[in-house]
Parts: sequence; C1' cells; structure tokens
RNA sequence: ACGCGUGCCCCGGGAUCGGUGCAAGUCCGAACCGGCGGUGACAGUCCGCGACCCGGCCGAGGCGCCUCCGGCGCCGGGGCCGGCUGACCCGGUGCAACUCCGGGACCGACGGUGAGAGUCCGGACGGGAGGCGGCACGCGG
Repeated sequence: ACGCGUGCCCCGGGAUCGGUGCAAGUCCGAACCGGCGGUGACAGUCCGCGACCCGGCCGAGGCGCCUCCGGCGCCGGGGCCGGCUGACCCGGUGCAACUCCGGGACCGACGGUGAGAGUCCGGACGGGAGGCGGCACGCGG
C1' cells in the first nucleotide's frame, strides 16, 4: 500500500414565462426535477432497497399507585417482523439494451395553504438504503 474493527463527518433534485380569477408557485398552456443497490450496455417507469403510512412483538428509561426489597397500571427512545407503497411503449444499433440513440408517453406519500401542489410551507439542522466518500484511532501487515 492493503485488510479488518471502532468513532465522527459528508452524500435528494425541481417552478421560468404566460392565461383565468377577488384569490392559484396548487387550475389551464408551455416548462423544470428524478435517492440507493442490481441488471451481458448506462434505468424516475425492469428486479430489489430506503423513507412515509398501517399492524404486531420486544423494550432502555420515566411517571403514578399499592397489601412495598414485591406487584399493578400508563407513557415509551430504540430494535425486530409483517403489510402497504406510482409510472413505458414503438423503431434503430448491437452478441446482448423496457437501461444507449430517435420518437412519442406516463408517474410522483402525508399534513397545511384566500383555489385543487412532484417543484411553496411543514414533520426534516430529522431519518435512511447504500457509497473504490472523507478523517481519526486500534490491530494485522
């Protein structure tokens, strides 16, 4: 060098213009955006994961009560399991592509908001899949 372990840090994007209207960044017309791993060749739409939401089990810790070295009730960080979870076709190239090229199309949780949200506000300065990402320490070497 490299490998393993521990800790900390980092890693999610998007409203430009116009119309209607008392009022819309939410409707209408154009527009803009696309986490992570996999896949003979590169993916928002193939397979799987994450988060949101629903249910169950365990439970750190806390509060209260009692017949008090024991017991009961409630709340409950966090962990595990299960459920749910949107969307693509045609043509071309090629050994091989719903992944590339050409064309056309489609999807986007929940709550809030003078008017309906992928893009505004919020949970979130959060969480998390994962990362030939970073640093430090230790061990091997």
This is a predicted structure of a 141-nucleotide RNA (FMN riboswitch aptamer (RFN element)) from Motilibacter deserti. It was read from a public genome assembly, where an Rfam model found it. Its mean pLDDT, the model's own confidence on a scale to 100, is 83.